[in-house]
This is a predicted structure of a 476-nucleotide part of an RNA (small-subunit ribosomal RNA, 3' major domain) from an uncultured bacterium. The RNAcentral record of the full RNA draws on ENA. The coordinates come from a structure-prediction model, not an experiment, and the mean pLDDT is 84.

Context: one part of a larger RNA
RNA sequence: UGACGGGGGCCCGCACAAGCGGUGGAGUAUGUGGUUUAAUUCGAUGCAACGCGAAGAACCUUACCAGGGUUUGACAUCCUGCGAACCUCUUAGAAAUUUGAGGGUGCCUUCGGGAAUGCAGUGACAGGUGGUGCAUGGCUGUCGUCAGCUCGUGUCGUGAGAUGUUGGGUUAAGUCCCGCAACGAGCGCAACCCCUGUCCUAUGUUGCCAGCAUUUAGUUGGGGACUCAUAGGAGACUGCCGGUGAUAAACCGGAGGAAGGUGGGGACGACGUCAAGUCAUCAUGCCCCUUAUGUCCAGGGCUGCACGCAUGCUACAAUGGCAAGUACAACGAGUCGCAAUACCGCGAGGUGGAGCAAAUCUCUUAAAGCUUGUCUCAGUUCGGAUAGGAGUCUGCAACUCGACUCCUUGAAGUUGGAGUCGCUAGUAAUCGCAAAUCAGCAAAGUUGCGGUGAAUACGUUCUCGGGGUUUGUACA
Numbered sequence: 001u002g003a004c005g006g007g008g009g010c011c012c013g014c015a016c017a018a019g020c021g022g023u024g025g026a027g028u029a030u031g032u033g034g035u036u037u038a039a040u041u042c043g044a045u046g047c048a049a050c051g052c053g054a055a056g057a058a059c060c061u062u063a064c065c066a067g068g069g070u071u072u073g074a075c076a077u078c079c080u081g082c083g084a085a086c087c088u089c090u091u092a093g094a095a096a097u098u099u100g101a102g103g104g105u106g107c108c109u110u111c112g113g114g115a116a117u118g119c120a121g122u123g124a125c126a127g128g129u130g131g132u133g134c135a136u137g138g139c140u141g142u143c144g145u146c147a148g149c150u151c152g153u154g155u156c157g158u159g160a161g162a163u164g165u166u167g168g169g170u171u172a173a174g175u176c177c178c179g180c181a182a183c184g185a186g187c188g189c190a191a192c193c194c195c196u197g198u199c200c201u202a203u204g205u206u207g208c209c210a211g212c213a214u215u216u217a218g219u220u221g222g223g224g225a226c227u228c229a230u231a232g233g234a235g236a237c238u239g240c241c242g243g244u245g246a247u248a249a250a251c252c253g254g255a256g257g258a259a260g261g262u263g264g265g266g267a268c269g270a271c272g273u274c275a276a277g278u279c280a281u282c283a284u285g286c287c288c289c290u291u292a293u294g295u296c297c298a299g300g301g302c303u304g305c306a307c308g309c310a311u312g313c314u315a316c317a318a319u320g321g322c323a324a325g326u327a328c329a330a331c332g333a334g335u336c337g338c339a340a341u342a343c344c345g346c347g348a349g350g351u352g353g354a355g356c357a358a359a360u361c362u363c364u365u366a367a368a369g370c371u372u373g374u375c376u377c378a379g380u381u382c383g384g385a386u387a388g389g390a391g392u393c394u395g396c397a398a399c400u401c402g403a404c405u406c407c408u409u410g411a412a413g414u415u416g417g418a419g420u421c422g423c424u425a426g427u428a429a430u431c432g433c434a435a436a437u438c439a440g441c442a443a444a445g446u447u448g449c450g451g452u453g454a455a456u457a458c459g460u461u462c463u464c465g466g467g468g469u470u471u472g473u474a475c476a
Base pairs, nucleotide, nucleotide: 001476002475003473004472005471007470008469010467011466012465013464015460016459019423020422021421022420023419026314027313028312029311030310031309032308033307034305035304042053043052064300065299067297068296069295070294073125077124078123079121080120081119082118083117086103087102088101089100092097107114108113127289128288130287131286132285136283137282138278139277140276141274143272148187149186150185151184152183153182154163155162156161167178168177169176193266194265195264196263198234199233200232201231202230203229204228208223209222212221213220237260240254241253242252243251244250316416320375321374322373323372324371325370326369332363333362334361337356338355342351343350344349382413387408388407389406390405391404392403393402429452430451431450432449433448434447435446
């Protein structure tokens, strides 16, 4: 100087407390451990692995297994020889691959040949999701959006070092003020960036419709007021007033205002820590394989199941279930596509195809809600697992192993032990919608979007984590 303390004192955080809703019990989905297996590919393992890499494993993916092939190779460059390339039919085979036959002779040319492409050969080489993340780059997690981490010169100390950065206040903040052997500076904080909340100006199509006509319908004429869209501005700064305070920084209250003291949200992550994670995104040193640890193929596996754990979903019902009627969104996506009206089917869906490269058309009827009716506390008109049958769609192909529909079947479950998690406002809770990936889909996941919309915070004694300060130490 650090680190540590079941040492002291100060401060902060959904850390506790105060509340609301979960999880832990049931069924099931997904991940993982274990076990099994020819293989169940590999990685991730306290917080910070476990709906994680994977924004989508039937084949492919695919790296795994057994089998069948291949060896200059599936891919790149160079050399030699032959043939244009290429197309059609055909034999064997699960396919990879292979047998035979036919068609075809193109382009440029200095007539030597060349370009593109195929086959054969030779060796240089290719190739490796093989190893090492404890050889590395890059990227990422975490402490933590915590308020810290340092430097120059000066001064002090023999020196390691100290000072500055400590102290008094204050702040979300090493934020600012005052003081001070320090004076300055840098990386962080904040601001500058994006979205959102108010207003103004300009422009009105595909958007809008107040007034005037018109219509089943903003449909048409018309209009630019309004909504909205696009672009440019204004606005918030403790600026104003009062009080407290060291006359400071600041804090408390008020006015005006759409918004008030960082308005709300996002992006943004200092010096460093964990030899943290990743050699399987990629790149890369070294080591290893080279008729195989490379490569091609069809099949299987990654989906196996006495069991444990993690994260979700659905419920156990009346603030509910069912039936009928009826209202209101936003984000997005669409030509290898989204697909309307119409017709067929109980339905999944089918036939057909208007319109739309989209503020125009479509996906797209949002659902909870509201109004009626019914059920009357029951393992039920709750709950839907499981199972039988019949189908639809995608796709060469749904047996292993897809989703969805209809009929029947109707299991556990009556609110969950010890424990444990999230959340402070348009938040929790609850309700649906969209998208990426994607032929299809195991999505109940993820990422967004809007609808309805709470309760509580006395306080900092205690638990956890963090930041200063001080003290002890046989630790470095």